[in-house]
This record gives sequence, structure tokens and C1' cells, in this order.
RNA sequence: GGAGUCGGCCAGACAGCCGCCCCGCACCCGAUCCCUCCCGCGUCGCGUCCGCACUCGCCGACGCGGCCGGGAUCGGGUGCGGGGAGGAAAGUCCGGGCUCCGCAGGGCAGGGUGCCAGGUAACGCCUGGGGGGCGCGAGCCCACGGAAAGUGCCACAGAAAACAUACCGCCGAUGUCUGCGGCGACGCAGGCAGGCAAGGGUGAAAAGGUGCGGUAAGAGCGCACCGCGCGACUGGCAACAGCCGCGGCACGGCAAACCCCACCCGGAGCAAGGCCGAAUAGGGGAACGAUGGCGUGGCCCGCGCCGUUCCCGGGUUGGCCGCUCGAGGCGUCCGGCGACGGGCGUCCCAGAUGAAUGGCUGUCCUCGACAGAACCCGGCUUAUCGGCCGACUCCGACC
Repeated sequence: GGAGUCGGCCAGACAGCCGCCCCGCACCCGAUCCCUCCCGCGUCGCGUCCGCACUCGCCGACGCGGCCGGGAUCGGGUGCGGGGAGGAAAGUCCGGGCUCCGCAGGGCAGGGUGCCAGGUAACGCCUGGGGGGCGCGAGCCCACGGAAAGUGCCACAGAAAACAUACCGCCGAUGUCUGCGGCGACGCAGGCAGGCAAGGGUGAAAAGGUGCGGUAAGAGCGCACCGCGCGACUGGCAACAGCCGCGGCACGGCAAACCCCACCCGGAGCAAGGCCGAAUAGGGGAACGAUGGCGUGGCCCGCGCCGUUCCCGGGUUGGCCGCUCGAGGCGUCCGGCGACGGGCGUCCCAGAUGAAUGGCUGUCCUCGACAGAACCCGGCUUAUCGGCCGACUCCGACC
């Protein structure tokens, strides 16, 4: 200098003006409630006066009404201050929290996961390891249990796609036929019966592979190595690996085909669910009548309730809570290879409900992608202009 691998981060910048949503504080206005002082009226008591009553009192208590001031809550307005989309907010594909249902017990059905160990609230996620594949390498990819339990499938081609078999081919030792030679034993040639699966050919895949021996030709027929299966030993928590022995091979592939094995799964979802207010007038139709109906389960058992359920039509359709402080963010220390866990410190960071996060102007640059919360969180997957940082690998040149 070139090519590449892995991980992390950013998502036009700055300034001015106007606007939107939420929270806090201050002030103003309105409503309701409470407290203090005062005033008026009424009742009662007490006092004055008095024989008694009436009357009077700047005395007291209670009730009602009113005024000044203060406080609390709610609503509205103004001003100031603070905060205001994402790495995927997305797809809704997994997992969990939370809420309600009959507390979810048993069975069947159904669904999911699938090498081992660990992490986690949990997972189909993540980390580490094993095995297999790709790459010179850094690294990347893999649904990776069981095909000697059973069923099924393997198009076309091909003899044969799994109870094996023979198109071309090789052999024809053995048996037999024909011809020729020979006195004969027999020999040679051709054929048939028969033997073989080495070679060719078909196919995505062909019944272990290579080599030597062996044979008429061949063949695990014999042997060595490799592969495969079984068993023991060693290492490892384990997946598995190494090594030794045994078996001539019995086992083609497909389980994202049925299936078998192991483990997991109750259902519905914030329009969950709760509170306040409003409405629920009058009516039509249907079902079942306890062997029934309903209670949100796919079915059965079990459980609970009973004049209940459904349809048509009519009325209401406002507000509040749930709602955002959480398996939270950042920093640091400790344990761990790591995912992660623990301690300490520090921070508060959208919460709308016709639904806010925007618009205009100016300057600059490398001219700006995919896209926007709606109960919350952990993942996966998909979309994405470009840029920055770190670690590492390979190649070339120079010192």
C1' cells in the first nucleotide's frame, strides 16, 4: 500500500422566530368546602329593673343568613423552568411480567423444542464446548435425538432404488451336445446348462473403499490399512475424543413423511380489568325445560350457577384509574474464559386518547437512508444513504 474478518458507536450540524404534548413553580379568575373576626334576626340562659310580667343590655351559648380575610381541592388563563420517538419504535415470529376467567386437577387430542454444559424471570434467545462442512487465514455456516420398533416414499433413466438383481460384459473349472484330430486315453473349436459381479453403462444415490493374495472367472473368499458395528480401558460433569480387542459387514437415503423417545405448553388479552356518571322506556321472535342451558377452555370427566340464553329493534357511548420507577440508564469495584451475577455511587429519561414530538428563515458540509411510541420488558427476523473507532488475518514492497 492492497484485500478481508469480527465487534462497538453515530444517524446532517449550528443559530433565530413561531407552534404542539406532559410535569413543576408563581400569579390571576371561577366553583365547592373549611377556619377566624364582625354584623343582623330568632330561641334559651344570665344580669339590670322589679311584687311579677313586659322592656332594656357594648353579657354568654346555640341555630340561620351575610361581609372582610385566610386555607384546601378542582377547572381555566398567563409567565418562567424542565423533559419530549428508534436502532430498528416495524413484522407480531418466540419468551416473560401484569390483568381477568371456573386456581387450571385427571385423561384424550393438539402444538412446540431436539448434540452437551451453563446463563436467564423465561425462551425457539445468549455464552462456552463437542461433532460436521467451507475458507491459505482472521473467521463463517449447520432443526445436529432415533432409519438393527413399525408403516410409507425414492420422479426420469436403469437389470436392479432394497425379501435384491444381470443389459453389455467376464468365465465356462464341472456336466452335456455338435464338429474336427487321434487306434485309444484325450485334445482343440463352437454351443447349451451353469458360475460371477471385476470392468462398462443408468442415476442425485448401486449393496463397504484401496492394495496384495487367490480363482476357470470372480467375490471379505483370505490378509493389511481405512470405514462400520459391538465391548473394555483412559481423559472429560457431559456431548465426545483417544487407545486396545472382537466381528468379515449383518446397517443405501428420506423423520422441515407418518411415527418412536425425551422435555415443555390452561385460555384470553390494556377494547385486559376496575371506579364514577348517563342510559337500561315500551316491544317483537326463537331455543331449552334438568338426559337441559350457561359459566371465554378443542373434547370428556370433575367443579359452580339457574328462568336462563340467543336474535331483531331501541337507549347510552362522557370522565378517571390501569399508565409508566423499570428483570431501568450511567460510572466504578469484585467473581466468572464468557453469557452473566453481586456490591457501592449517581440519574429520572415520552405517556398522548382524534391521538403531541412540528414549521419557517439563515449559514456550513461529505447534501443526509430505513422509518415513527400507544400496557411494559427480554429476544429473533426484516428494512437501512453514509461515516467513525477498536481488535485481528492474508498478500506485496522497503528498512

A computed fold for a 399-nucleotide RNA from a Pseudomonadota bacterium, annotated as Bacterial RNase P class A.
The prediction has a mean pLDDT of 76.
RNAcentral holds the sequence, with entries from ENA.
Taxonomically the source falls in Pseudomonadota (Bacteria, Pseudomonadati).
Rfam family: Bacterial RNase P class A. Rfam classes the family as a ribozyme.